[in-house]
Context: one part of a larger RNA
RNA sequence: CGGAGGAGAGUUGAGAGGGGCUUUCACUAGUACGAGAGGACUGUGAAGGACGGACCUCUGGUUUGCCGGUUGUCGCGCCAGCGGCAGUGCCGGGUAGCUAUGUCCGGUAGCGAUAAUCGCUGAAAGCAUCUAAGCGAGAAGCGUGCCUCAAGAUAAGCUCUCCCGGGGUGUAUGCCCCCUAAAGACCACUUGUAGACUACGAGUUUGAUAGGCUGGGUGUGGAAGGCCCGUAAGGGCUGUAGCUGACCAGUACUAAUCGGUCGUGCGG
Numbered sequence: 001c002g003g004a005g006g007a008g009a010g011u012u013g014a015g016a017g018g019g020g021c022u023u024u025c026a027c028u029a030g031u032a033c034g035a036g037a038g039g040a041c042u043g044u045g046a047a048g049g050a051c052g053g054a055c056c057u058c059u060g061g062u063u064u065g066c067c068g069g070u071u072g073u074c075g076c077g078c079c080a081g082c083g084g085c086a087g088u089g090c091c092g093g094g095u096a097g098c099u100a101u102g103u104c105c106g107g108u109a110g111c112g113a114u115a116a117u118c119g120c121u122g123a124a125a126g127c128a129u130c131u132a133a134g135c136g137a138g139a140a141g142c143g144u145g146c147c148u149c150a151a152g153a154u155a156a157g158c159u160c161u162c163c164c165g166g167g168g169u170g171u172a173u174g175c176c177c178c179c180u181a182a183a184g185a186c187c188a189c190u191u192g193u194a195g196a197c198u199a200c201g202a203g204u205u206u207g208a209u210a211g212g213c214u215g216g217g218u219g220u221g222g223a224a225g226g227c228c229c230g231u232a233a234g235g236g237c238u239g240u241a242g243c244u245g246a247c248c249a250g251u252a253c254u255a256a257u258c259g260g261u262c263g264u265g266c267g268g
Stems, first nucleotide, its partner, number of pairs: 001152001005163007015149004021049007033038001051106005059100004066093005071086006110144003117137004164267001165178005179265001184262004188204005209255003212251005219243002225238005
């Protein structure tokens, strides 16, 4: 820009893409077959491998704004307690998130038309013949079926819902005047399950969108201060202590203020 008014939702599926793998074992059955050795078709069931998708409950990894320990040094006047720097100083753990080596799931079945091939009926050619007319069976392959995208599918589809005026001229999809600015969208702002930007989603006081606060969870592992024991290093009690990013809720305390722009008027 188009889709013959504008708008918000929901859909159909032309078309396109993905996927399509395979092994072993058990039963049928030591049966059919075979002198024996050996050993099925078929039909079921159970475990895997590789590959792929999703996810984070579990097992682990990571977790540089969480907790603790600790070395050197500098600072807060000193002690104590803290902070800075040293690759996060080093070390022990670790939530959310992200992850695989972890967990779950997938390939199928079915249907249709076929290939080689196997047939039925059957003439040309009194026979024979799957073929010439006609009719079947038959593949990991083809078309569907499963998953994803999809109406710029310009043949532009379908459904639901929402919105919108009067006068003059007089026939032209026109022009003029007055009134009006709908439904809805965007900008802006708070943002995350989204994200390079954009887009997408949730919100903007008729509000839980983010932060804060409160409660909970999780992690760390027993805070500071005080008291007691010890010459001291240190230990014990107060006390499952203190602290706790991203997690789960609640709560308008803070910030989403005030606003602006587009979009018209029933539609060849």
A computed fold for a 268-nucleotide part of an RNA from a Nitrospirota bacterium, annotated as large-subunit ribosomal RNA, domain VI. The prediction has a mean pLDDT of 88.